[in-house]
RNA sequence: GGGCACGUAGCUCAGCCCGGAUAGAGCGUUCGGCUUCUAACCGAACGGCCGGGGGUUCAAAUCCCUCCGUGCCCG
Numbered sequence: 001g002g003g004c005a006c007g008u009a010g011c012u013c014a015g016c017c018c019g020g021a022u023a024g025a026g027c028g029u030u031c032g033g034c035u036u037c038u039a040a041c042c043g044a045a046c047g048g049c050c051g052g053g054g055g056u057u058c059a060a061a062u063c064c065c066u067c068c069g070u071g072c073c074c075g
Stems, first nucleotide, its partner, number of pairs: 001074007010027004020058001028046006051067005
């Protein structure tokens, strides 16, 4: 220099292909229940303007462009 994949909650990920109105799960943290106590189990709460910017659209995490970052491959 060329190509490909990825970036969504504190962590690991789904959702993107095929746009649709409140963006989800597990783990985690906190509080409560249960228990002689702890663990386990049960319940609740805490949580994200979806990497930045722009465009298309009535409507964008999802489509298009660009930039940034990470990983892999080729030279």
Predicted 3D model of a 75-nucleotide RNA (transfer RNA) from Salarchaeum sp. JOR-1. Its mean pLDDT, the model's own confidence on a scale to 100, is 81. Lineage of the source: Archaea > Methanobacteriati > Halobacteria > Halobacteriales > Salarchaeum. It matches the Rfam family "tRNA". The family's RNA type in Rfam is transfer RNA.